The RNA shown here (transfer RNA) has 71 nucleotides and comes from Allorhizocola sp. It is recorded under the gene name trnK. It matches the Rfam family "tRNA". The family's RNA type in Rfam is transfer RNA. The prediction has a mean pLDDT of 84.
[in-house]
RNA sequence: CCGCCGCUAGCUGAGUGGUCUAGCACCGGACUCUUAAUCCGGGGACGAAGGUUCGAUACCUUCGCGGCGGA
Numbered sequence: 001c002c003g004c005c006g007c008u009a010g011c012u013g014a015g016u017g018g019u020c021u022a023g024c025a026c027c028g029g030a031c032u033c034u035u036a037a038u039c040c041g042g043g044g045a046c047g048a049a050g051g052u053u054c055g056a057u058a059c060c061u062u063c064g065c066g067g068c069g070g071a
Stems, first nucleotide, its partner, number of pairs: 001070007010024003018054001026042005047063005
């Protein structure tokens, strides 16, 4: 320098145009003599900017960060 892949909650991941889903963690409650386990409930996220669209996490462009390959 060229090409490709990835970026979603504190962490790990799902999600091919219509309210962003789950596990663990966290908070509250139930149960228990207490803790743990179990059960119920709750808060919390789409890397940034533009474009397309009635509507974008998803499509397009640029940028940032990480990774792989080639020269």